[in-house]
RNA sequence: GGAGCCGGCCGGAUGGCCGCGGGCCCCUUCGGGGGCCGGAGGAAAGUCCGAACACCACAGGGCAGGGUGCUGGCUAACGGCCAGGGGGGGCGACCCCACGGAAAGUGCCACAGAAAACAAACCGCCUCCGCGCCUGGCGCGGCGGUAAGGGUGAAACGGUGAGGUAAGAGCUCACCAGCUGGGGCGGCGACGCCCCAGGCUAGGCAAACCCCACCCGGUGCAAGACCAAAUAGAGGGGCGUUCGAGGAUGGCCCGUCCAAGCCCCUGGGUAGGUCGCUUGAGGCGCCGGGCAACCGGCGUCCCAGAUGAAUGGCCAUCCUCCGGCUUAUUGGGCCGGAGACAGAAUUCGGCUUACAGACCGACUCCGUCC
RNA sequence: GCCCACGUAGCUCAGCAUGGUAGAGCACUUCCUUGGUAAGGAAGAGGUUCACCGGUUCAAGCCCGGUCGUGGGCU
Repeated sequence: GGAGCCGGCCGGAUGGCCGCGGGCCCCUUCGGGGGCCGGAGGAAAGUCCGAACACCACAGGGCAGGGUGCUGGCUAACGGCCAGGGGGGGCGACCCCACGGAAAGUGCCACAGAAAACAAACCGCCUCCGCGCCUGGCGCGGCGGUAAGGGUGAAACGGUGAGGUAAGAGCUCACCAGCUGGGGCGGCGACGCCCCAGGCUAGGCAAACCCCACCCGGUGCAAGACCAAAUAGAGGGGCGUUCGAGGAUGGCCCGUCCAAGCCCCUGGGUAGGUCGCUUGAGGCGCCGGGCAACCGGCGUCCCAGAUGAAUGGCCAUCCUCCGGCUUAUUGGGCCGGAGACAGAAUUCGGCUUACAGACCGACUCCGUCC
Repeated sequence: GCCCACGUAGCUCAGCAUGGUAGAGCACUUCCUUGGUAAGGAAGAGGUUCACCGGUUCAAGCCCGGUCGUGGGCU
């Protein structure tokens, strides 16, 4: 200097004029006026998860259903985050994993191929028999043996070497991989390393059904609470009255509770106001603990609460980037252009997606110079 | 705010539960038939590879995630 990889932070600022919403204070002729202080986001988005909070006596038990899935931690919790283990990718820094079980059972592996489950013989190799040619030998056919070689395929019965055999084969041996059993060491653990023995050894798919372990009551601020107002508590049907209809916030069953009324249909009225509404598992700074996620202590701050929905418009200057001109090529000056994704509506912790441009730090690789 | 479904040939739709290499009707082209058309009959072509991206698998329209678009329901 180039290329890469990981993390952090910003994503406009200031002033003037006019115009908005909230809080506090003062004044008021109750119409309102003045002053001060604050006024969108890292994603406010998607609604993919988890909660807080509210309501429902069933939040009791169970089935169905749903979710997660290596280990240890963090957290209010999570399907999140951190650290590690195992597997995979990369020269490396680093990155990815949907990561329990195929020996509980069932199922699938098309086409090709002889054959894809406790198998099988297309080409081939070998012993024997028969025939023909015929010195050995070659060709054809048949019974038998074989799965080392070739072919097919994503995958075919462990791999390499040696011995052995009629030819071969874990048939035997050595080493290696894998599996099972036993033991030792390290670690909280997942696991890792080492030693011994063994039969030798079809696999893959569970984002196939399933089995195992753990977790899950539901609905959601349009939840819910209060106030006010209005109408016609009208008409019809079904079931039932203690032997219990109907109801009790996803479905079904059991149990429990309420219950003399309940359910369905037609028709009418009101759809207004206040609260919930913002002080929080809160932000910031420092210190301590921890590899880290994070936890604890001290101090400090209050930082939108709208309701047809406020935070805007204009001007000027600065900032970042691009292009051009001038100057001595950096610098400086001038002109023009661009400045992303995008708006709260109960609030948080995450995940995912969108994003012009700028800055900072750590590490890896390549090249060059000293 | 909450919940659900769909996207395949020019058009309308199958195919998904149970993954094996993409179909039907209409429309289009050619031929036959007719004096000439329509109808009818025969043949053929047509897939920005099944909305887009990623993943599982030997293999994805189908299974699993994410994004975009369209439509519906509750309140």